The RNA shown here (transfer RNA) has 73 nucleotides and comes from a Propionibacteriaceae bacterium. The coordinates come from a structure-prediction model, not an experiment, and the mean pLDDT is 81. The organism belongs to Propionibacteriaceae, within Bacteria. The sequence was found in a public genome assembly. It matches the Rfam family "tRNA".
[in-house]
């Protein structure tokens, strides 16, 4: 320069034909304990990389731009 893949919570990743964004670790509260650790309830945490479009409706579908890996040359 060109082609493919990935971006979703703090972190590692689901998300089905386009119809209420979700797990697990971690985090705060209590509960148990003389204390810790383990457990067990309950709860916060989200511009779905950014930016347009399509469409009643977008994490999903299209175009673009940034980031990372990766093939070709």
């Nucleotide at each position: 320069g060109g082609g493919g893949u990935a971006u979703u919570a703090a972190c590692u990743c689901a998300g089905u034909u386009g119809g209420u964004a979700g797990a697990g670790u971690g985090c705060g509260a209590c509960c148990u304990u003389u204390g810790c650790a383990a457990g067990g309830u309950c709860g916060a945490a989200g511009u779905c990389a950014g930016g347009g479009g399509u469409u009643c409706g977008a994490g999903u579908c299209c175009c673009c731009u940034a980031u990372a890996c990766u093939c070709c040359a």